[in-house]
RNA sequence: GCGGGGUUAGCUCAGCGGUAGAGCAUCUGCUUUACACGCAGGAAGUCGGGGGUUCGAAUCCCUCACCCCGCACCA
Numbered sequence: 001g002c003g004g005g006g007u008u009a010g011c012u013c014a015g016c017g018g019u020a021g022a023g024c025a026u027c028u029g030c031u032u033u034a035c036a037c038g039c040a041g042g043a044a045g046u047c048g049g050g051g052g053u054u055c056g057a058a059u060c061c062c063u064c065a066c067c068c069c070g071c072a073c074c075a
Stems, first nucleotide, its partner, number of pairs: 001071007010024004018055001026042005048064005
């Protein structure tokens, strides 16, 4: 340099045009002598940055950045 995959909640991931979810973690309450487990409820996200298409974009297109894999090149 070329090709492919990836970037979404604190962590691991799902969702691939109709306005964002799960598990774990975390917080509150119940339960317990206490802890754990369990039950109920809550909080938590400019969906990597920018631009475009669309009535509407996490989702489609362009571009940039970063991570992973393969190929090529240089020494």
Transfer RNA from a Thermoanaerobaculia bacterium, 75 nucleotides, folded computationally. Rfam family: tRNA. Taxonomically the source falls in Thermoanaerobaculia (Bacteria, Pseudomonadati, Acidobacteriota).